The prediction has a mean pLDDT of 81. Transfer RNA from a Clostridia bacterium, 82 nucleotides, folded computationally. It was read from a public genome assembly. Lineage of the source: Bacteria > Bacillati > Bacillota > Clostridia.
C1' cells in the first nucleotide's frame, strides 16, 4: 500500500427488503422473600428535561417523507495480501 470484515447503552450482543433504536442475555438500582448472605420472584436502568418534546448507532457530509442500514470522505480495530 492493495483487499476483506467489523466499530451500537456499563459489558456482551440483535435490529428482515431503508420504516418502533437497543431485542435477549449479564450488570446495576429498588421492591419482595431470609435471622442475615447467597439464591428465588417482581419491577425499573441511553442523556438531557418539571413535562411535553429533543437528542443519541467511532467522527463528518450526502440521498431520502424516513438512514445503525444506502452513498462520499475520514478515524480506529481485526484477518488475508504483497
Nucleotide at each position: 500500500g492493495c483487499g476483506a470484515g467489523g466499530g451500537u447503552g456499563g459489558c456482551g450482543g440483535a435490529a428482515u427488503c431503508g420504516g418502533c433504536a437497543g431485542a435477549c442475555g449479564c450488570g446495576c438500582u429498588c421492591g419482595u422473600u431470609u435471622a442475615a448472605g447467597g439464591g428465588g420472584c417482581g419491577a425499573g436502568u441511553g442523556a438531557u428535561g418539571a413535562g411535553a418534546g429533543u437528542c443519541g448507532u467511532g467522527a463528518g457530509g450526502g440521498u431520502u417523507c424516513a438512514a445503525g442500514u444506502c452513498c462520499c470522505u475520514u478515524c480506529c480495530c481485526u484477518c488475508g495480501c504483497a